[in-house]
Context: one part of a larger RNA
RNA sequence: GAUUGAACGCUGGCGGCAUGCCUUACACAUGCAAGUCGAACGCGAAAGUUCCUUCGGGAGCGAGUAGAGUGGCGAACGGGUGAGUAACGCGUAGGAAUCUACCUUUUAGUGGGGGACAACUCGGGGAAACUCGAGCUAAUACCGCAUAAUGUCUACGGACUAAAGCGGGGGACCUUUCGGGGCCUCGUGCUAGAAGAUGAGCCUGCGUCGGAUUAGCUUGUUGGUGGGGUAAAGGCCUACCAAGGCAACGAUCCGUAGCUGGUCUGAGAGGACGAUCAGCCACACUGGGACUGAGACACGGCCCAGACUCCUACGGGAGGCAGCAGUGAGGAAUAUUGGACAAUGGGCGAAAGCCUGAUCCAGCAAUGCCGCGUGUGUGAAGAAGGCCUUCGGGUUGUAAAGCACUUUCAGUAGGGAGGAAUGGUCGAUGGUUAAUACCCAUCGGCAGUGACGUUACCUACAGAAGAAGCACCGGCUAACUCUGUGCCAGCAGCCGCGGUAAUACAGAGGGUGCAAGCGUUAAUC
Numbered sequence: 001g002a003u004u005g006a007a008c009g010c011u012g013g014c015g016g017c018a019u020g021c022c023u024u025a026c027a028c029a030u031g032c033a034a035g036u037c038g039a040a041c042g043c044g045a046a047a048g049u050u051c052c053u054u055c056g057g058g059a060g061c062g063a064g065u066a067g068a069g070u071g072g073c074g075a076a077c078g079g080g081u082g083a084g085u086a087a088c089g090c091g092u093a094g095g096a097a098u099c100u101a102c103c104u105u106u107u108a109g110u111g112g113g114g115g116a117c118a119a120c121u122c123g124g125g126g127a128a129a130c131u132c133g134a135g136c137u138a139a140u141a142c143c144g145c146a147u148a149a150u151g152u153c154u155a156c157g158g159a160c161u162a163a164a165g166c167g168g169g170g171g172a173c174c175u176u177u178c179g180g181g182g183c184c185u186c187g188u189g190c191u192a193g194a195a196g197a198u199g200a201g202c203c204u205g206c207g208u209c210g211g212a213u214u215a216g217c218u219u220g221u222u223g224g225u226g227g228g229g230u231a232a233a234g235g236c237c238u239a240c241c242a243a244g245g246c247a248a249c250g251a252u253c254c255g256u257a258g259c260u261g262g263u264c265u266g267a268g269a270g271g272a273c274g275a276u277c278a279g280c281c282a283c284a285c286u287g288g289g290a291c292u293g294a295g296a297c298a299c300g301g302c303c304c305a306g307a308c309u310c311c312u313a314c315g316g317g318a319g320g321c322a323g324c325a326g327u328g329a330g331g332a333a334u335a336u337u338g339g340a341c342a343a344u345g346g347g348c349g350a351a352a353g354c355c356u357g358a359u360c361c362a363g364c365a366a367u368g369c370c371g372c373g374u375g376u377g378u379g380a381a382g383a384a385g386g387c388c389u390u391c392g393g394g395u396u397g398u399a400a401a402g403c404a405c406u407u408u409c410a411g412u413a414g415g416g417a418g419g420a421a422u423g424g425u426c427g428a429u430g431g432u433u434a435a436u437a438c439c440c441a442u443c444g445g446c447a448g449u450g451a452c453g454u455u456a457c458c459u460a461c462a463g464a465a466g467a468a469g470c471a472c473c474g475g476c477u478a479a480c481u482c483u484g485u486g487c488c489a490g491c492a493g494c495c496g497c498g499g500u501a502a503u504a505c506a507g508a509g510g511g512u513g514c515a516a517g518c519g520u521u522a523a524u525c
Base pairs, nucleotide, nucleotide: 001525002524003523004522006521007520008519009518010517013372014371015370016369017368018367019365020364021330026328027327028326030325031324032323035073036072037071040070041069043067048061049060050059051058052057080283081282082281089208090207091206092205093204094203095202098200099199103196104195105194106193107192108191109190110189111145113143114142120135121134122133123132124131125130151160152159153158165188166187167186168185169184170183173182174181175180209255210254211253216246217245218244221243222242223241224240225239226238227237228236258280259279260278261277262273263272264271265270285306286305287304288303289302308319309318310317311316336362338361339360340359344358345356346355347354348353375405376404377403378402385396386395387394388393409466411461412460413459414458415457419452424446425445426444427443428442429441430440431439469514470513471512472511473510474495475494476493480509481508482507483506484505490497491496
């Protein structure tokens, strides 16, 4: 000099863009952070509508719908943190023995049956959490049968393996007491393969902090065979056999540490760092384990053990903010228990839509960077006052006052974009089709959709009106005098000042430098 996720002191007008627990991976009150689908299914309060009616009521219906339940998909993403890890963890370059839900393309199929379990009803236990028994019932839930290859296994003869429906529309024909069904057609699902895309698992070369006051380490250890296991190679596991394997090119041990793109600095080479943003990894009260699933050994899932906290009727239960806010504690130190799903993205859904503390916004903080303002011109009687003085004057100083202007920003009032594209509805054209239904695509019309928001921006109004401090002035280092003090009080980054004329302490006047900041401290180059 540059820099910082900074803190502290004094001071503080506005805006834009960023950033904001670096310490205790300490403990957490409260609310929210993952749901959705009725176009898979059976119920169903209230309400609507149709029919019958003895006017008490009864039966049905499809759109919408509170509520749980079965079922599907999601919950493995997104969000947080950096404890652990010196490692194939990361970076980079390669590899072969693998899996991959949803998505895309493609080849076939989607036939015919069955038995349950929730919800519900009844009964019981418990303070609660919850739970037990009996009975009824549906499905895209579950289980057989059929079919079976370009799939799997194979001793090459063969053997084995699947499925589910739902929704829209309809001219003939068949069926039905009615609702409807067959049939036709469209859409969307389902099953089994093949290929792709995406994502993931695995292996290897090289690189990746300090210590030798750590020199030897290793028994599933190193390799082989058989077996097991995995989606997959492999001591990954196991039995037997062999006795290997690593290490001064630093093994092992100890300490420290998430890694990278990058950031800071520097002419560079380097050095230091790894906040925000992005990629990867690891973790989710501590330790262990598996289940489900395409995917987890799973932050807001389960089981066991432990510590801690809470409830209890003492029998037993409940919990996990390193999600967003917020609280306590710690600390020099780090924000609101805010708004909205309008946009972007995600989950579910055919869609409308619902959910989304992701996200977008707002709030707080000079924490940083950038921009603007705190007036402009004129004005010598060089006013008064202050300070200094050789008492002549000098300086503050065109500074002020005065005069003439301007009105950024802030204030008040009015106007006012863009972020809005979708989506809905109506119509047209095309595709599909038996069809002018339905559905899909494209185009057009119409009415709408904004948290921010009193938006940005523009106009008007009034009036210089509301807006300057901080550090320094011995040398380094830009800037000097007076008074007080008298090795005292004090200053200080280094050299050093202060013991009666202190440009070095304290105050004042003046000056210098930066400026909504300025200094100090800490830290890096």
The part of an RNA shown here (small-subunit ribosomal RNA, 5' domain) has 525 nucleotides and comes from an uncultured Legionellales bacterium. Its mean pLDDT, the model's own confidence on a scale to 100, is 86.